RNA sequence: GCAAGCCAAUGGCAAACCCGUCGAAAGCCGGGGACGCAAAGCUUCGGAGCUAAGGAGAUUCUUCUAUGCUGGCCGAGCCGCCGGG
Numbered sequence: 001g002c003a004a005g006c007c008a009a010u011g012g013c014a015a016a017c018c019c020g021u022c023g024a025a026a027g028c029c030g031g032g033g034a035c036g037c038a039a040a041g042c043u044u045c046g047g048a049g050c051u052a053a054g055g056a057g058a059u060u061c062u063u064c065u066a067u068g069c070u071g072g073c074c075g076a077g078c079c080g081c082c083g084g085g
Stems, first nucleotide, its partner, number of pairs: 005082001006085002012037002017032004022027001035072001041078003045075003048070003054065003
């Protein structure tokens, strides 16, 4: 320097749920809270999934659609701690 990631060490992030804000919704954000995470750091490039305001259709049952969303769904790209036993 590179790497493995069972045990460590310094730390880090924060699921569900509750409260509040924003949003048509999915969901984001803030506070609390920890299910877990060696990338649960960042990025929608590809796939997958969620929502359907608007648009299209249907005609009273409701269907389709992303420009919206999910990075803690996967892949990919970029950056990063320890690397001691």

Predicted 3D model of an 85-nucleotide RNA (c-di-GMP-I riboswitch aptamer) from Accumulibacter sp. It was read from a public genome assembly, where an Rfam model found it.